[in-house]
RNA sequence: UACAUACUAGCUCAGAGGUAGAGCAAUCGACUUAAGAUCGAUCCGACGCGGGUUCAAUUCCCGUGUGUGUUACCA
Numbered sequence: 001u002a003c004a005u006a007c008u009a010g011c012u013c014a015g016a017g018g019u020a021g022a023g024c025a026a027u028c029g030a031c032u033u034a035a036g037a038u039c040g041a042u043c044c045g046a047c048g049c050g051g052g053u054u055c056a057a058u059u060c061c062c063g064u065g066u067g068u069g070u071u072a073c074c075a
Stems, first nucleotide, its partner, number of pairs: 002070006010024004018055001026042005048064005
C1' cells in the first nucleotide's frame, strides 16, 4: 500500500430483509446450619460510525474507523 476478514448484551457467540436471541456472568428467590451445586425468575444491546436502496435494514450497496491475516515497500 492493496486484498481478505471481523465488529451484535459485562464475556463468548448465533441470527443474513419483517423490527434482536443463546450460553456464561450479575441480581433476587427456592433448597442448605452455611456455602457450593441444582432449580426458578429478573436485568442487560435499537447490532463500530455516516450515508444510500426499501413500505421495512443488524441483514443488501457505498464511504469510513479499529482489530486480525496475507501482500507490497519502488524511485
The RNA shown here (transfer RNA) has 75 nucleotides and comes from Oscillatoriales cyanobacterium M59_W2019_021. The organism belongs to Oscillatoriales, within Bacteria. It was read from a public genome assembly. It matches the Rfam family "tRNA". Rfam classes the family as a transfer RNA. Gene Ontology term of the family: triplet codon-amino acid adaptor activity. Its mean pLDDT, the model's own confidence on a scale to 100, is 82.